[in-house]
RNA sequence: AGAGUUUGAUCCUGGCUCAGGAUGAACGCUAGCGGCAGGCUUAACACAUGCAAGUCGAGGGGUAACAGGAGAGCUUGCUCUCGCUGACGACCGGCGCACGGGUGAGUAACGCGUAUGCAACCUACCCAUAACUGGGGGAUAGCUUCCGGACGGAAAUUAAUACCCCAUAGUAUUAUAAUACCGCAUGGUAUAAUAAUUAAAGUUCCGACGGUUAUGGAUGGGCAUGCGUGCCAUUAGCUUGUUGGUGAGGUAACAGCUCACCAAGGCUAUGAUGGCUAGGGGGUCUUAAAGGAUGGUCCCCCACACUGGUACUGAGACACGGACCAGACUCCUACGGGAGGCAGCAGUGAGGAAUAUUGGUCAAUGGGCGCAAGCCUGAACCAGCCAUGCCGCGUGCAGGAAGACGGCCCUAUGGGUUGUAAACUGCUUUUAUAUAGGAAAAAAGUUCUACGUGUAGAGCACUGACGGUACUAUAAGAAUAAGCAUCGGCUAACUCCGUGCUAGCAGCCGCGGUAAUACGGAGGGUGCAAGCGUUAUCCGGAUUUAUUGGGUUUAAAGGGUACGUAGGCGGGCCUUUAAGUCAGUGGUGAAAUCCUGCAGCUUAACUGUAGAACUGCCAUUGAUACUGAAGGGCCUUGAGUAUAGUUGAGGUAGGCGGAAUGUGUAAUGUAGCGGUGAAAUGCUUAGAUAUUACACAGAACACGGAUUGCGUAGGCAGCUUACUAAGCUAUAACUGACGCUGAUGCACGAAAGCGUGGGGAGCGAACAGGAUUAGAUACCCUGGUAGUCCACGCCGUAAACGAUGAUCACUCGUUGUUGGCAAUAUAUUGUGCGUGUCCAAGCGAAAGCGAUAAGUAUCCCACCUGGGGAGUACGUCCGCAAGGAUGAAACUCAAAGGAAUUGACGGGGGCCCGCACAAGCGGUGGAGCAUGUGGUUUAAUUCGAUGAUACGCGAGGAACCUUACCUAGGCUCGAAUUGUACUGGACGGUAUUAGAAAUAGUACUUCCUUCGGGACACACGAAACAAGGUGCUGCAUGGUUGUCGUCAGCUCGUGCCGUGAGGUGUUGGGUUAAGUCCCGCAACGAGCGCAACCCCUAUUCUUAGUUGCCAUCAGGUUAUGCUGGGGACUCUAAGGAGACUGCCUGCGCAAGCAGUGAGGAAGGUGGGGAUGACGUCAAAUCAUCAUGGCCCUUACGCCUAGGGCUACACACGUACUACAAUGGUUGGUACAAAGAGCAGCGAGCUAGUAAUAGCAAGCGAAUCUCAUAAAGCCAAUCUCAGUUCGGAUUGGGGUCUGCAACUCGACCCCAUGAAGUUGGAAUCGCUAGUAAUCGCGUAUCAGCAAUGACGCGGUGAAUACGUUCCCGGACCUUGUACACACCGCCCGUCAAGCCAUGGAAGUCGAGGGUGCCUGAAGUCAGUGACCGCAAGGAGCUGCCUAGGGCAAAACCGGUGACUGGGACUAAGUCGUAACAAGGUAACC
Repeated sequence: AGAGUUUGAUCCUGGCUCAGGAUGAACGCUAGCGGCAGGCUUAACACAUGCAAGUCGAGGGGUAACAGGAGAGCUUGCUCUCGCUGACGACCGGCGCACGGGUGAGUAACGCGUAUGCAACCUACCCAUAACUGGGGGAUAGCUUCCGGACGGAAAUUAAUACCCCAUAGUAUUAUAAUACCGCAUGGUAUAAUAAUUAAAGUUCCGACGGUUAUGGAUGGGCAUGCGUGCCAUUAGCUUGUUGGUGAGGUAACAGCUCACCAAGGCUAUGAUGGCUAGGGGGUCUUAAAGGAUGGUCCCCCACACUGGUACUGAGACACGGACCAGACUCCUACGGGAGGCAGCAGUGAGGAAUAUUGGUCAAUGGGCGCAAGCCUGAACCAGCCAUGCCGCGUGCAGGAAGACGGCCCUAUGGGUUGUAAACUGCUUUUAUAUAGGAAAAAAGUUCUACGUGUAGAGCACUGACGGUACUAUAAGAAUAAGCAUCGGCUAACUCCGUGCUAGCAGCCGCGGUAAUACGGAGGGUGCAAGCGUUAUCCGGAUUUAUUGGGUUUAAAGGGUACGUAGGCGGGCCUUUAAGUCAGUGGUGAAAUCCUGCAGCUUAACUGUAGAACUGCCAUUGAUACUGAAGGGCCUUGAGUAUAGUUGAGGUAGGCGGAAUGUGUAAUGUAGCGGUGAAAUGCUUAGAUAUUACACAGAACACGGAUUGCGUAGGCAGCUUACUAAGCUAUAACUGACGCUGAUGCACGAAAGCGUGGGGAGCGAACAGGAUUAGAUACCCUGGUAGUCCACGCCGUAAACGAUGAUCACUCGUUGUUGGCAAUAUAUUGUGCGUGUCCAAGCGAAAGCGAUAAGUAUCCCACCUGGGGAGUACGUCCGCAAGGAUGAAACUCAAAGGAAUUGACGGGGGCCCGCACAAGCGGUGGAGCAUGUGGUUUAAUUCGAUGAUACGCGAGGAACCUUACCUAGGCUCGAAUUGUACUGGACGGUAUUAGAAAUAGUACUUCCUUCGGGACACACGAAACAAGGUGCUGCAUGGUUGUCGUCAGCUCGUGCCGUGAGGUGUUGGGUUAAGUCCCGCAACGAGCGCAACCCCUAUUCUUAGUUGCCAUCAGGUUAUGCUGGGGACUCUAAGGAGACUGCCUGCGCAAGCAGUGAGGAAGGUGGGGAUGACGUCAAAUCAUCAUGGCCCUUACGCCUAGGGCUACACACGUACUACAAUGGUUGGUACAAAGAGCAGCGAGCUAGUAAUAGCAAGCGAAUCUCAUAAAGCCAAUCUCAGUUCGGAUUGGGGUCUGCAACUCGACCCCAUGAAGUUGGAAUCGCUAGUAAUCGCGUAUCAGCAAUGACGCGGUGAAUACGUUCCCGGACCUUGUACACACCGCCCGUCAAGCCAUGGAAGUCGAGGGUGCCUGAAGUCAGUGACCGCAAGGAGCUGCCUAGGGCAAAACCGGUGACUGGGACUAAGUCGUAACAAGGUAACC
């Protein structure tokens, strides 16, 4: 010091979360020791038991207990007596009990803190000074007796340092009045005078201790005051002893403290009153600081002592371990009445997540009493329990590689890691254990000496709870001692197995759906360590409440606008003052704490000591720049005024005007008008619409008109009059800071709406009808009420917007413009007020703003602090109402949001292309059949492919095989491969038996040989390594493929721009088939694509001629290149040439384009092919193959037979054949190319109607064969019909292949002769050698379901105006709330579950107040005939009051049938409101 999280990515805003520190903590796991500290945060809940405040005999009467002594009795070790002594229970008296200890309920207060004051006060014990201490009296407890359960009551008797009286007394008190001095007012001090009043206590060992009065001190307190010290304004008014005065009372003392009378005040927006919460401070935690949070332990103050009230005693209390009364609770009781108060120390119960021993000692420190010894002391000092915290120590150290065993992991005969870790060797002994020794903390006291009688020094003696503790020594021995959390990122640390959106984890983001570094386990690692984690809380990070130190155009946030009160701020010069400010000094800021130095415990924590600090407050002295104050004196530039001009839809009231619209009347005139995308409702033959004339009504003011003007905003528009407000300019005449802002307040304030009364043409919510639609409570149409208009009165809100508060100053330029003024050369220029554009600097997250700031500064106001809930609820105020203003919480989410970027998308735009449309030709969709698919069926109908991009697809050939499916029968090292070793001998072959076959059984049989044996296949059995799977996952993969698309795109390097994502380049202007090329340009280059290079084809040349060819020559045949020959031609197959917009004309800067151009076989890519960029679709394929993982192993493997893949109500796709005359049939006749062939093609001959069969030449093929090409042409016939069209279907007979044609082959012949007469909506292909049409061939293959696929040639068109529209695509641009990217996103009702909350008839409860009644104890006042010598008292009366009761209301909280909305919840319903022009622009 930061990090994670919104996005595809970016910057910003903004919240949430984490890393740190801390704790009186708790919980989980674990645990060796010591030191120091801490330990009921909850029930101020209730308490058994013990202890916590007594002491003094040197105040007193005395003698219950104990001891001693004396005496007596005698039972010789007991009893009794004696206050004689030590002592002492209870009692009188003195002092103490008001300290110490506990707790934090109450208290928002002079309670606390700080600083002052008391001229308004008190103070026992202590100190100092002065004086005094004389005399007398009467009681009462105790004791004794009686009564009583207890507490107690009655009678008799007695003492004092108890009580009372008298005397004496003044520096005391009171009264009178005087002098001097002093003070901030009342007043105070000193001195002297007169009068009155009030004191005392003794004990005694003679040392002393006491007592009284007065003054002073010290200590402790009381009172008063300034300042500071929580939250809520959804608490705005409170107050009657209240505020003040006079008088009296009262108090230690001032005071409405109390009372009588008089006055009517006092407090409050600088927050009164009320409510809620809370002891305050020193300090503590955190923080860089400022702050924030907190107040346990220790110290100071306060308050309280079961709850409430009250006084008494006393120096001091309204009293924790005192009293009285009332109440609640507990206990005792003889029922009459009594007792009690742990928030003292222990302890118990309860509550709670949670907090200790019914310990020791007064040895020390301190306190009370006492002359003292001493007694008392749960204060205190110690010990016990608890890892609660802080600090320290230890659990060993060194060596040791066969890098052991074991574990874990891997690419696994091996390696890595655990790991020098262990074993093993040597060393040490802190700690623990044992034994032995063993403290300091102790001085007071007393004696002596010195002098200054309370100090110093010296000597002597006693006292230790802790504790036989700390500490020291010795002994043996590694011996007695390590865990917890974590390992996806943040955040240090990784692998395997299990699990399979399960179990679970999680602080945030998020993991888990079969390869999880995130769950659980293991191995390993990391962090800390006698602890480690978790939870809770506080601060920090968070500049996320911003004083230091934030913001408000669009992210949350400027009030709708002005006026103006309080307040805040404020121009220039001079003077006074000294409040703020600054400086010096003094006082205070307790100690402890924090910080620094030093010191003591072995160190540290801890402690001691010294310093610093305590940033504060008060007083005083000084300074006077700035601010203030009292002013005082002046100034003119801010502000205002005056005069003169000028401007405008500024406002209010009145008058007038024309156009349009509607209506009425009259006229002309006839069938429609109107309206829409198209229609209909509506109007109209009772005469509409249209046209003309006249009349009336209400509302709004075309053109001018603008980027204009005016106004504070809302807003203002025909013309004109009256009244009125304002701005600007000029002059610089007047005043002389009169100013700015502005909480509360007051005024104005669009539209809609409300009230009363008018008015009502047009428009037009609601409403009605017609359409549209699945629906249409809408958009469209026809009507139409309120309203819109006027007057008066309300409402008070708008996206009331420039989403930008007001004021003032300053800051580079450019270009317009309204209305002024000035100058002038009549072109213009200057000046100031407005209103616009572009831009520099600067600012900003960016977009943008930019003298009209969102720049730089001043000052004032308003507002914001994550999204939702919600501008909602409750309360209050306003309003006739509608509603407005103010304005939360529970709960919920981890985002919500701004700007910009790249894409994608749009029923956005521009430009361009494509058989995309259009123009054409031919099809599909209807029929029959073929084939594929779906569905259904089935034992099985194996599997895959499913919009385009599946469906004559994988399959280029399912009768068996194929075959993966089903049924049945069999096998288990297996059907196949490899090698090793053992065994066997033909297992192989032939024949034969059973069987459907696989298989099983029987018989006979190899080769070589030196006869010892060996060899080759082979086989069974046993075994090992290993097999096999068309089982799953194409969403784990490789490879291959489809599609966008043969579309023109996709990128990179460097530079530049931008905070950045990114952009630029690649956009622009042209051009092209093309990101093809040219030009321009912050770009310059390059790569993959395009094109070209490759192949075929079209022309030609050269070379070469066999199997090809045959013009010329020769021979031969019925005929044929048949033969000799030939290379001319065709052809074959090698190599060249050729085409490049090269030439011409026109256009153009160029690229290039155009031309019936020339030339050329071919012309602008000549035609065709191969060739497929970055990528998209988790596209297809685990069943071609390969492959990770998972699964099966007498089976999901393998063999065999049969069946199935060929099923069949139906639906779809793709083909074939047709429906006929451009045709069918018959006969004749012509012309190809490209292929294939030896288990083959098969000439030819023969047979058969034919399919074919028999015999058989040639050919491994430019030679032979398949092999007749067909359409065409010639001729004949058919004559428009279900036909001489069409051929399905069926019957019969055959042929061929094959082990085998039943399921389930093809072909031939004869017979049969179905549907079908050109095909609805819709839809497909094709732009030239193309479509259409015609045949031929091949692969696969025994054969074939081929009408398929792939090739080949023959014949051979039509049309394209063009790009508006449909589809697809490219580029640019625009909008976006999309990014899984429109098959996107997303809204609301309803239904379901759950959660919190509002209202609600009521109901229950708490606290406080008010009124009335009653009223204890007690103070005070009065009285007091009774008691007392007296002092006084009993008693009685009154005032006040705690408590109790009654009553009405307010307020707060709980609950409540029912009810309102809200939030949340993988796959519910209905629609589709928003985001694109979101399909009616959206929004207020």